[in-house]
Context: one part of a larger RNA
């Protein structure tokens, strides 16, 4: 000097970008935050039209049967493992970086082959009956499906054994023979979108390893699945991962074991570099989700808004017994020096579902709130005197404030008010027509949260908008008064006991500027 998720004093006119619990991984009231498909499915309700039947003079009103629609609850499918938070805990292949993987998985999605046949038996929902305060539960009855489930098909898969070719290497890539095991349909008829098993990319992950990045020796020795081997078991895989059993190994002053700190990185910040310090925001990654254990489901979790099990806490309750997790996004309360709204929309980008419209979506996109930063703009321009008042200082002559200010003349940026007013939509839907039809043109209607906001244009009058620190030296700026080792200043030196440029006040100067000082960290 420079930099900060900064705090506190004084002071405060716009904008725009950005940015905001570093403390208590304390404890949470409300709301919302992960739904979706009816072109898988059966009923339940309900509306429309359209055949029929009854009762009625007709309207009405009720029965049935087709058709087409919308919608609670359920079965069934995808998704819920992503997005969004934290930074506890972790010195470890957790990160980074660069190889392996001949030792492994991968829905959806892109290619590219074969197949898609015939049966069955339930059960949820409805309906009926209990139990329960509730929270849920039982039981009879009844029904369907892309839920479930036998058969059939196997030149593909997957296992054994076997010939060749090949690789350093258990493998590869090729032929033969046994075994083992597989499907499902639903909308529409012009296709299309699915179902089942293969090869093949793509993505996305697991795992091995070499390097590298913190303190501490006032921790010097650690270690028994501990090192290695065989057998068996376990995974998607390898691999003491596990187990029998065998051998007695393996780490270690190039720092093992222990403690103590701590998420890692691209980054950022300072510096000429070398380094130092840091890891808020935003990007990749891990690692947790009240605490602690444990699986299940599935491509994929040992799951933030799933499951059980203890424990801590809160809460209901008929005292029998049950509910709950904000370190999502707002809020409360606590703690602190200290950090914001219980806002608005899915228009735009992503995301989940669905054939599609369309639904969700506290990702998001925006808008509030903060001088918390960074940058911009603005608070007026010229003129204006042998110098107005006033106020300080005086040698009483004058000097300064000082062109400052009245005065004249002129602009109107921000501001305020009136109106007008896009981009973000060249995007998505909808009809209709046109083609060479999974597409592509063209016409036409709808679809903006932000917001009547930005811009524009009019209109108003200097009209509404300057403050802080500091003047003894470092270090730019000096005089009076008043205090009188008092009061008080201070970053270091220091400075005040009666002529204080250093304390307090005034007047004057001096830096900076909607800021400016101060404290606190870091170079």
């Nucleotide at each position: 000097g420079g930099a900060c998720g900064a705090a506190c004093g004084c002071u405060g006119g716009c904008g725009g970008c950005g940015u905001g619990c570093u403390u208590a991984a304390c404890a949470c009231a409300u709301g919302c935050a992960a739904g979706u498909c009816g072109a898988a499915c059966g009923g339940a309700c309900u509306g429309g039209c359209c055949c029929u039947g009854g009762c009625u003079u007709u309207u009405u009103u009720u029965g049935g049967g087709g058709u087409u629609g919308g919608u609670g609850a359920g079965u069934g499918g995808c998704g819920a493992a992503c997005g969004g938070g934290u930074g506890a805990g972790u010195a470890a292949c957790a990160c980074g970086u660069g190889a392996g993987u001949a030792a492994c998985c991968u829905g959806c999605c892109c290619u590219u082959g074969a197949c898609u046949c015939u049966g069955g038996g339930a059960u949820a929902a409805g309906c009926g009956c209990c139990g329960g305060a509730a929270a849920c539960g039982g039981u009879g009855u009844c029904u369907a499906a892309u839920a479930c489930u036998g058969g059939a098909u196997g030149u593909g898969a997957c296992u054994u054994c076997u010939g060749c070719c090949u690789g350093c290497a258990u493998g590869g890539g090729u032929g033969g023979g046994g075994g083992u095991g597989g499907a499902a349909a639903g909308a529409u008829u012009u296709u299309u979108u699915g179902g089942u098993u293969g090869g093949g990319g793509a993505u996305g992950g697991g795992c091995u390893c070499g390097c590298g990045g913190c303190u501490u020796a006032u921790c010097a020795g650690c270690u028994u699945g501990u090192u290695g081997g065989u057998g068996g078991g376990g995974u998607g895989a390898u691999g003491g991962c596990u187990u029998a059993c065998c051998a007695a190994g393996g780490c270690u002053u190039u720092g093992a074991c222990g403690g103590g700190u701590a998420g890692c990185c691209g980054g950022c910040c300072u510096g000429a570099g070398a380094g130092g310090g840091u890891g808020a925001c935003c990007g990749g990654u891990c690692a947790c989700a009240u605490u602690g254990g444990g699986a299940c489901u599935g491509a994929g979790a040992u799951a933030c808004g799933g499951c059980c099990c203890a424990g801590a806490c809160u809460c209901c309750u008929a005292c029998g017994g049950g509910a709950g997790g904000c370190a999502g996004c707002a809020g409360u309360g606590g703690g602190g020096a200290a950090u914001a709204u219980u806002g608005c929309a899915c228009a735009a980008u992503g995301g989940g579902c669905g054939g599609a419209a369309g639904c969700c979506u506290g990702a998001u996109g925006c808008a509030g709130c903060g001088a918390c930063g960074c940058c911009g703009c603005g608070u007026g321009a010229g003129g204006g005197a042998u110098g107005g008042a006033g106020g300080c200082c005086u040698u009483c002559g004058g000097g300064u404030u000082g062109u400052g200010a009245a005065c004249c003349u002129c602009u109107u940026u921000c501001g305020c008010u009136c109106g007008u007013g896009g981009u973000c939509a060249a995007g998505c839907c909808g009809c209709c027509c046109c083609u060479g039809u999974g597409g592509g043109g063209g016409g036409u209607g709808g679809u903006g949260a932000g917001g009547g906001u930005a811009g524009c244009g009019g209109g108003u009058a200097a009209a509404g908008a300057a403050g802080c620190u500091c003047c003894g030296g470092c270090u730019a700026a000096c005089u009076a008064c008043g205090u009188g080792c008092c009061a008080g200043c201070a970053g270091c030196c220091g400075c005040g006991g009666u002529a204080a440029u250093a304390c307090g006040u005034a007047g004057g100067g001096a830096g900076c500027g909607a800021g400016c000082g101060u404290u606190g960290u870091c170079c």
The part of an RNA shown here (small-subunit ribosomal RNA, 5' domain) has 523 nucleotides and comes from an uncultured soil bacterium. The RNAcentral record of the full RNA draws on ENA, Greengenes and SILVA.